Context: one part of a larger RNA
Molecule: small-subunit ribosomal RNA, central domain
Organism: metagenome
RNA sequence: CUGGGCGUAAAGCGCGUGUAGGCGGAUGGGUAAGUCAGAUGUGAAAUCCCUGGGCUCAACCCAGGAACUGCAUUUGAAACUGCCCGUCUUGAGUAGUGGAGAGGGAAGCGGAAUUCCUGGUGUAGAGGUGAAAUUCGUAGAUAUCAGGAGGAACACCGGUGGCGAAGGCGGCUUCCUGGACACUUACUGACGCUGAGACGCGAAAGCGUGGGGAGCAAACAGGAUUAGAUACCCUGGUAGUCCACGCUGUAAACGAUGAGUGCUAGGUGUCACGGGCUUUGACUCUUGUGGUGCCGUAGCUAACGCGUUAAGCACUCCGCCUGGGAAGUACGGUCGCAAGACUAAAACUC
Numbered sequence: 001c002u003g004g005g006c007g008u009a010a011a012g013c014g015c016g017u018g019u020a021g022g023c024g025g026a027u028g029g030g031u032a033a034g035u036c037a038g039a040u041g042u043g044a045a046a047u048c049c050c051u052g053g054g055c056u057c058a059a060c061c062c063a064g065g066a067a068c069u070g071c072a073u074u075u076g077a078a079a080c081u082g083c084c085c086g087u088c089u090u091g092a093g094u095a096g097u098g099g100a101g102a103g104g105g106a107a108g109c110g111g112a113a114u115u116c117c118u119g120g121u122g123u124a125g126a127g128g129u130g131a132a133a134u135u136c137g138u139a140g141a142u143a144u145c146a147g148g149a150g151g152a153a154c155a156c157c158g159g160u161g162g163c164g165a166a167g168g169c170g171g172c173u174u175c176c177u178g179g180a181c182a183c184u185u186a187c188u189g190a191c192g193c194u195g196a197g198a199c200g201c202g203a204a205a206g207c208g209u210g211g212g213g214a215g216c217a218a219a220c221a222g223g224a225u226u227a228g229a230u231a232c233c234c235u236g237g238u239a240g241u242c243c244a245c246g247c248u249g250u251a252a253a254c255g256a257u258g259a260g261u262g263c264u265a266g267g268u269g270u271c272a273c274g275g276g277c278u279u280u281g282a283c284u285c286u287u288g289u290g291g292u293g294c295c296g297u298a299g300c301u302a303a304c305g306c307g308u309u310a311a312g313c314a315c316u317c318c319g320c321c322u323g324g325g326a327a328g329u330a331c332g333g334u335c336g337c338a339a340g341a342c343u344a345a346a347a348c349u350c
Stems, first nucleotide, its partner, number of pairs: 004321003007304002012318001014201004021194003025088007033081002035077008049065006091191001092188003095184004103177007110154001115149007125136002162169002206247006215241002220236004258317006266295011299306002323350003332343004
C1' cells in the first nucleotide's frame, strides 16, 4: 500500500461561502493519452524455481532451462476513462403567478407587572422561614387610592407549530432585506457535487471605550442551619445582565448521527401550497409536492435501537479514530489587550 471503523465503545470540524484538487447526466462522431493484444530489442552475473550432474549424503558447488511480472520501439483494437467537435433535457439554473413564516437589520409605538418618588386614606406592625433572625416601620412602614419617573422583558394566542446554514429567532406598526415552498410550463443547455488551505458567521460567560441600570444577581456582608457550613435557606448587595462600537471564538455549539445523489413495505398525526369530486362557498372525502413528528416491514446493529428525515442498499468528496493515564498538558509556533484559543508531543506508568 491493501485492510477496519466514527448515534451510545476511540472517532463527524459549531455552521456556512468558496479556491486548488477529486468526482461527475443522455446521445453521435473523431482521437488514441490511460487501457488491452501481438511483435522486436533490452531486462549483467550470482540469487530464487525446474531438470541433470560433482564432493560417501547434506550444506556447498557445476551445467542447462525457465523466469526476471519492468522499460523502450513498433503494429493493431476502440468497450470504458481522458481529450476534441456536435446534439439533447431528465441534473442545475432563470422567468411568471401565488400563498406561509418568532428568517435578518433599522426606526417608532403599546399595555400588564416589579422598583423608586410625590400626595391622599389609615395604624402597628410588615417581611421572611421548617422554625427563626438579620432587615423595614410611630421621622408613619405593610395595605390601599391617585399622579409621576425609569429600565428590562413581552402573559394569553403558543402548538413533539413555524423560520433560519448553524448559533439562534416570540408584543404591535412601518421601512430595507435574505431564503425556502407550490403551480405553469416558457427559456439556458451539464452551467453539477464535494471541498485541503482561505474567508465569513458563531449561545453564554469574559475583555476594552462610552452610556444605562428597574428587576435579578457571581463576588462580598450579615442572619440562620450545623460537630463545622468558606454551602443549601433568609435579609442585603457590586460586577454583570441592557445599549453602541470593537475584541474574544469557546459549549452536552447534540440528532452526541459531515455534505450530496439514487434506490428500498406500509400506517397514522401535523404545517405550507396545489389537483379532483361535491358545493353558492367553506368543510368532508381523495390525491400530488415540500417540511415536521410518532409507529413499524425488509434490512442493519454488540445490544439499545435505526428503519423513505436510515444507523438499510450503493456511489462521490471532505473531516476524524488506532489501549488507559500522563494530556488536550509541556515545548515551539500562530492569534489575542488579557483571560486564553488553535496546533500538539515525550519520558514515565498500568